Bacterial RNase P class A from a Longimicrobiales bacterium, 375 nucleotides, folded computationally. Model confidence (mean pLDDT): 77 of 100. Lineage of the source: Bacteria > Pseudomonadati > Gemmatimonadota > Longimicrobiia > Longimicrobiales. Of the family's consensus pairs, 88% are formed in the model.

RNA sequence: UGAGUGAGGAUCGCCGCGGGGCGACGGCUUCGGCCGGAUGCUCCGUCGGAGGAAAGUCCGAGCUCCGCAGGGCAGGGUGCCGGGUAACGCCCGGGCGCCGUAAGGCGACGGAAAGUGCAGCAGAGAGCAGACCGCCGAUGGCCCCGCUUCGCAGCGGGGCACAGGCAAGGGUGAAAGGGUGCGGUAAGAGCGCACCGGGCGUCCGGUGACGGACGUCGCACGGCAAACCCCACCCGGAGCAAGGCCAAACAGGGACGAGGGGUGGCCCGCCCCGUCCGAGUCCCGGGUAGGCCGCUUGAGGUCGUCGGUGACGGCGGUCCCAGAGAAAUGAUCCUCCCCCAUUUCGGUGGGGACAGAACUCGGCUUAUUCCACGC
Numbered sequence: 001u002g003a004g005u006g007a008g009g010a011u012c013g014c015c016g017c018g019g020g021g022c023g024a025c026g027g028c029u030u031c032g033g034c035c036g037g038a039u040g041c042u043c044c045g046u047c048g049g050a051g052g053a054a055a056g057u058c059c060g061a062g063c064u065c066c067g068c069a070g071g072g073c074a075g076g077g078u079g080c081c082g083g084g085u086a087a088c089g090c091c092c093g094g095g096c097g098c099c100g101u102a103a104g105g106c107g108a109c110g111g112a113a114a115g116u117g118c119a120g121c122a123g124a125g126a127g128c129a130g131a132c133c134g135c136c137g138a139u140g141g142c143c144c145c146g147c148u149u150c151g152c153a154g155c156g157g158g159g160c161a162c163a164g165g166c167a168a169g170g171g172u173g174a175a176a177g178g179g180u181g182c183g184g185u186a187a188g189a190g191c192g193c194a195c196c197g198g199g200c201g202u203c204c205g206g207u208g209a210c211g212g213a214c215g216u217c218g219c220a221c222g223g224c225a226a227a228c229c230c231c232a233c234c235c236g237g238a239g240c241a242a243g244g245c246c247a248a249a250c251a252g253g254g255a256c257g258a259g260g261g262g263u264g265g266c267c268c269g270c271c272c273c274g275u276c277c278g279a280g281u282c283c284c285g286g287g288u289a290g291g292c293c294g295c296u297u298g299a300g301g302u303c304g305u306c307g308g309u310g311a312c313g314g315c316g317g318u319c320c321c322a323g324a325g326a327a328a329u330g331a332u333c334c335u336c337c338c339c340c341a342u343u344u345c346g347g348u349g350g351g352g353a354c355a356g357a358a359c360u361c362g363g364c365u366u367a368u369u370c371c372a373c374g375c
Base pairs, nucleotide, nucleotide: 001372002371006336007335008334009333010332011331012330014049015048016047017045018044019043020042021041022040025036026035027034028033051354055365056364058363059362060361061360062359063239064238065237066236075235076234077233078232079231080094081093082092083091084090095109096107097106098105099104110230111229115228116227117224118223132170133169134166135165136164139163140162141160142159143158144157145156146155147154178196179195180194181193182192183191197219198217199216200215201214202213203212204211205210243293244292245291246290252284253283254282255281256280260277261276262275263274264273265272300319301318302317303316304315305314306313307312338351339350340349341348342347
């Protein structure tokens, strides 16, 4: 990196779909019957039934609803270049840097000459720095010896490390103001030179990141932006419990409303009329319980071919492959296959992981026994 409980068979189950039978119940009826039929039972089907990660929910989308003139601020994300893609923080190819002998691996890899800020401990010194050990002490100073001189002075030699010089070497640190070498010097130093590195400029190659050549400058501009910040580009929110349709019961509103009840029409009875309450029937809105849709045909799988280094794309053929309830997708046995142990070579015993859909895709990450392949 690939593939991932493998191949064949038997029995018993579970979920879904399709078909048949029985059918509670409902509707219609010319009363003979006909039609529908579960939140019900049962039978059948050579029907279908988890994954490479279904996982984490970390990115990117489709779809749905809500929001939205346009621009800015705030906030978040991404950050070398080119390409792929519906899109991405993913993938492919390339550049540069680091690691590795190499094959190869890793990299948030824009800007530190816009500004602000940070650097613990150690260390002499941490930003236009510094002198602890060390080196020198040419020059100036002090001391000693020799020569010369009357002496001062002078000349030569030696010493001290006082003034002072240096930044090569040691040491501290993640990092000490280019590196190596030669010259140079008292000792040193880009002080001078060569090469390497770096800055700037021009030209050439490349779509570009970038690379190369030449010239020039002794080197200016140390590090950190997963610190603030600057620059460029991108970003509305919530999510299938999205959302849509149908729609009980109870409560509410309206209409009708019994040979019933209350009350009024000057006192009583009856009739009649008005008004209120009203069982009941029908209607209404909202949409709870419940049901249905969304729901799986899709940026789909697979085979061939063509284009491309590749990611991927075009064309043609072919296939339909879970859709639930949060709950199913299993168990046992036989033969073979893989690995381990053992063996009287017939066999016997043990093992076969990680983990499981619920709106759907594209990625990333993480888990994974054994086997195969590559280095």
Annotation
RNAcentral holds the sequence, with entries from ENA. The gene name in the source record is rnpB.